[in-house]
This record gives sequence, structure tokens and C1' cells, in this order.
RNA sequence: GAAGGUAUAGCUCAGUGGUAGAGCACAUGCUUAGCAUGCAUGCAGCCCUGGGUUCAAUCCCCAGUACUGCCU
Repeated sequence: GAAGGUAUAGCUCAGUGGUAGAGCACAUGCUUAGCAUGCAUGCAGCCCUGGGUUCAAUCCCCAGUACUGCCU
């Protein structure tokens, strides 16, 4: 310099044009003499930012930002 990939919950990741889920973690309760495990419930995300298309955008298009691998 060129062409790419990723960005969604505290962490690791799904997801599809019709207002988003899992596991772990965290909190509460039950169980225990206590801890762990187990069970139940709950908390937690205007989906990186700004525009555009659309009746409707996390999803499609453009630009930007950050990170990342490859080529030169």
C1' cells in the first nucleotide's frame, strides 16, 4: 500500500428484514452442621458510531472507529 475478517449481556458465543437467546459468571431462595454440587427464580444488551434503503434494520448499502489474520 491492496484486498479481507470481527464488533450482540460482566466473559465466551448464537441469531434472523417484524422491538434478541444460550452457556459461564452474579444475586435471592431451597437443600447442608457448613462448603461444594444440584433445583427454582431473578438481574444484565436502545446489538461499535453516523448516515441511507425499507411500512419496519442487529440483519441490506455507504462512510468512519477499534481490533485482527494474510499478501506486498

Description: The RNA shown here (transfer RNA) has 72 nucleotides and comes from Vicugna pacos. Rfam family: tRNA. From the family's description: Transfer RNA (tRNA) molecules are approximately 80 nucleotides in length. The family's RNA type in Rfam is transfer RNA.